[in-house]
RNA sequence: GGGCCGUUAGCUCAGUUGGUUAGAGCGUCUGCAUGGCAUGCAGAAGGUCACCGGUUCGAAUCCGGUACGGUCCA
Numbered sequence: 001g002g003g004c005c006g007u008u009a010g011c012u013c014a015g016u017u018g019g020u021u022a023g024a025g026c027g028u029c030u031g032c033a034u035g036g037c038a039u040g041c042a043g044a045a046g047g048u049c050a051c052c053g054g055u056u057c058g059a060a061u062c063c064g065g066u067a068c069g070g071u072c073c074a
Stems, first nucleotide, its partner, number of pairs: 001073007010026004019057001028044006050066005
């Protein structure tokens, strides 16, 4: 330098070939149960979907570019 894959919540990840509210587990916080802890149950907070632009009535999803990471080739 070139090919391919990935980037979504604090962490690990899903997201049905574009559609109405973006989710799960773990973690965090609050409440209840216990004398307290562990634990269990209920609830809540937390996201510019890496960034910039384009297509579209509508983009996490499609297209182009950039950045970062992984992998292969040279």
Transfer RNA from a bacterium, 74 nucleotides, folded computationally.
It was read from a public genome assembly.